[in-house]
């Protein structure tokens, strides 16, 4: 400067490809049991999906553009 990859919950990834109700572990909060600061069960809170725009009835998902960080290449 040119080319790839990655951004989703405090954390580590999953849905994208094929648009159509934002999820799992793991912490955290309540309750229950238990000799229990722990285990085990059950419930619950947390996200407007990196930003900005385009398409569409709708966008985490599709298009364009920028932003981090990572790798390759000159």
């Nucleotide at each position: 400067c040119g080319g790839g990859g990655u951004g989703u919950a405090g954390c580590u990834c999953a849905g994208c490809c094929u648009g159509g109700u934002g999820g799992a572990g793991c912490a955290c909060c309540g309750c229950a049991c238990c000799u229990g600061g722990g285990a085990u069960g059950c419930g619950g809170a947390g996200g407007c999906c990196g930003c900005c725009g385009g398409u569409u009835c709708a966008a985490a998902u599709c298009c364009g553009g920028c932003c981090a960080c990572c790798c390759c290449g000159a």
Molecule: transfer RNA
Organism: Solirubrobacteraceae bacterium